[in-house]
Context: one part of a larger RNA
């Protein structure tokens, strides 16, 4: 000099854009952050409509009816494995890069074939019981795109090549040409959404390998599922992944093992480069979700807002037993030099579900706070000398502050007030927002500080102080004339900042 997720001191007008717990992966009150589908199903708790009945203050109340719109709870489906957070752990095929073969893949695209005929349950509901609660037990009824046989098998899988095994589910809209009832409707026709088997694709995921990936040798030896083989188990899949048996191997000064430190990368900062340092924001990958362990469901998890066990902690309790997990968004205590609102909206973009209308979405879009950073703008412009007053210095003549002020003329950016008022939105739909922007009005009006002045280093005098008080990055200043301390006048630098401290090059 340059850098910064900065902090501290002091000062502070406006706007745009970006960023804002680097520390305790500390503990968390409260609200919200993942639901949706009635076009899968039985239904009807609430609301509304309609129909009926009763009462009657004659237009209100009560009751009945799933008939309709809808829909609490429930069965079922899809989603909750994405999105969002954090960096604890990890020196590892974790990441980066280049390859590989023994794999899986819901939804989506594309191709082939099918969707026949049956069955038994179970929630909800009703009845009864236990419990303070969380919740739970028994009996009875019932539906399905829930569950289970049978048939068929284009195919797929297994095979000793003879053969064997394997499916499915319906829902909705419209129509009456053919058959049936025969107005209209149906087991009929048609369209849409689904379901089953299978081939291919796209995107996604798992696995293996070469090379690269911090410090310490004051860590030199490490290893028994260890290294390899055979057989088996297990997995979607290879493999010592696991088991039995057999062999005795495998790694290491080209640094094994051990210890410390650390998420990795694209990148960021510095530098002419070589290189050094870092890994906030954004993007990719990984790991984690109170701590440790485990599996279940599922196409996918060993699952942040799922389950089980153990532990620590907090809360409720009728003492028998229960409930919880902000490293989601806000917010609180604590820690700290230090880091924001318990805001608005789904209008946009994107995501989940749904045929759709739509619902949900603290992702996201916005607004709020703080000069935290970068950038832009303003705090006025021109004239104005007998060089006023005041201040400071003085050799007392004067010098300087200084065209600076006053005064005259002018302008109105920004802020203010008033009027108009968007783009972002494809037909409708705008949180932002009466915002940006445009026009008009008033008036120099509301808007300057901080550091420094001995040398390095740009900028000097006076007074006070007297090795005191103090300054200081280094050299060094201060003991009676201090350009170095303190104050004043003057000057220099930068400017909504300026200094200091930390930090890296």
């Nucleotide at each position: 000099g340059a850098u910064u997720g900065a902090a501290c001191g002091u000062u502070g007008g406006c706007g745009g854009c970006a960023g804002g717990c680097u520390u305790u992966a500390u503990a968390c009150a409260u609200g919200c952050a993942a639901g949706u589908c009635g076009a899968a199903c039985g239904g009807u708790a609430a609301c509304a409509g309609c129909g009926g009945a009763a009462g009657c203050u004659u237009g209100c109340u009560u009751c009945c009816g799933g008939c309709u719109g809808a829909c609490g709870a429930g069965u079922g489906g899809c989603g909750g494995a994405c999105g969002g957070g954090u960096g604890a752990g990890u020196a590892a095929c974790g990441c980066g890069u280049a390859g590989g073969a023994a794999u899986c893949u819901a939804c989506c695209c594309u191709g082939a074939a099918g969707u026949g005929g049956g069955g038994g349950a179970u929630a909800a509901c009703c009845c009864g019981g236990g419990g303070a609660a969380a919740c739970u037990c028994g009996g009875g009824c019932u539906a399905a795109u829930a569950c289970c046989g049978c048939a068929u098998a284009u195919g797929u899988c297994c095979u000793u090549c003879g053969g064997g095994a394997c499916a499915a589910a319906g829902g909705g809209g419209g129509c009456c040409u053919c058959u049936c009832c025969a107005u209209g409707g149906a087991a009929g026709c048609u369209c849409c959404c689904g379901c089953u088997u299978u081939g291919g694709g796209a995107g996604g995921a798992g696995c293996c390998u070469g090379c690269g990936u911090c410090g310490g040798a004051u860590u030199a030896g490490c290893u028994u599922g260890u290294u390899g083989g055979u057989a088996g188990g297990g997995u979607a899949a290879u493999g010592g992944c696991c088991u039995a048996c057999c062999a005795a191997g495998g790694c290491g000064a080209c640094g094994a093992u051990c210890c410390g430190u650390a998420g990795c990368u694209g990148g960021u900062c510095c530098g002419a480069g070589a290189g050094g340092a870092c890994g906030a924001u954004c993007a990719g990958c990984c790991a984690c979700a109170c701590u440790g362990g485990g599996a279940c469901u599922g196409a996918g998890a060993c699952a942040c807002g799922g389950c089980c066990c153990a532990g620590a902690c907090u809360c409720c309790u009728a003492c028998g037993g229960g409930a919880g997990g902000c490293a989601g968004c806000a917010g609180u205590g604590g820690g700290g030099a230090a880091u924001a609102u318990u805001g608005c909206g789904c209008a946009a973009u994107g995501g989940g579900c749904g045929a759709a209308a739509g619902c949900c979405u603290g992702a996201c879009g916005c607004a709020g706070c703080a000069a935290c950073g970068c950038c832009g703008c303003g705090u006025g412009g021109g004239g104005g000398a007998u060089g006023a007053c005041g201040g400071c210095c003085u050799u007392c003549g004067g010098g300087u502050u200084g065209u600076a002020a006053a005064c005259c003329c002018c302008u109105u950016u920004c802020a203010g007030c008033a009027g108009g008022g968007a783009c972002g939105a494809a037909a409708a739909u705008g949180a932002c927002g009466g915002u940006a922007c445009c026009u008009g009005c008033a008036g120099a009006a509301g808007a300057a500080g901080c550091c420094c002045c001995g040398g390095c280093c740009a900028a000097c005098u006076a007074c006070g102080u007297g090795c005191c008080a103090g300054c200081a990055g280094c050299c060094g200043c201060g003991g009676u004339a201090a350009c170095a301390c303190g104050u004043a006048g003057g000057g220099g630098g930068c400017g909504a900042g300026c200094g200091u401290u930390g930090u890296c090059c």

Source information:
RNAcentral holds the full RNA, with entries from ENA and SILVA. This is a predicted structure of a 505-nucleotide part of an RNA (small-subunit ribosomal RNA, 5' domain) from an uncultured marine bacterium. Model confidence (mean pLDDT): 90 of 100.